[in-house]
The RNA shown here (transfer RNA) has 71 nucleotides and comes from Scyliorhinus torazame. The organism belongs to Scyliorhinus, within Eukaryota. RNAcentral holds the sequence, with entries from Rfam.

RNA sequence: GCAUUGGUGAUUCAGUGGUAGAGUUCUCGCCUGACAUGCGGGAGGCCUGGGUUCGAUUCCCAGCCAAUGCA
Numbered sequence: 001g002c003a004u005u006g007g008u009g010a011u012u013c014a015g016u017g018g019u020a021g022a023g024u025u026c027u028c029g030c031c032u033g034a035c036a037u038g039c040g041g042g043a044g045g046c047c048u049g050g051g052u053u054c055g056a057u058u059c060c061c062a063g064c065c066a067a068u069g070c071a
Base pairs, nucleotide, nucleotide: 001070002069003068004067005066006065007064010024011023012022013021018054025043026042027041028040029039030038047063048062049061050060051059
């Protein structure tokens, strides 16, 4: 330099053209003499810019970052 794949809460991963879900995390409450476990509530997110569309996290283009392969 070229090609391919990926980018989603603090973290690990789902997801589909119609306002994003789960585990861990944090926090509040219940339980306990206390802690832990358990139960319930809450917090927190679609890499950036443009395009298509009534509507984009999803489709298209460019950029950035990471990984892999080739040179």
About this RNA:
The coordinates come from a structure-prediction model, not an experiment, and the mean pLDDT is 81. Its Rfam family is "tRNA".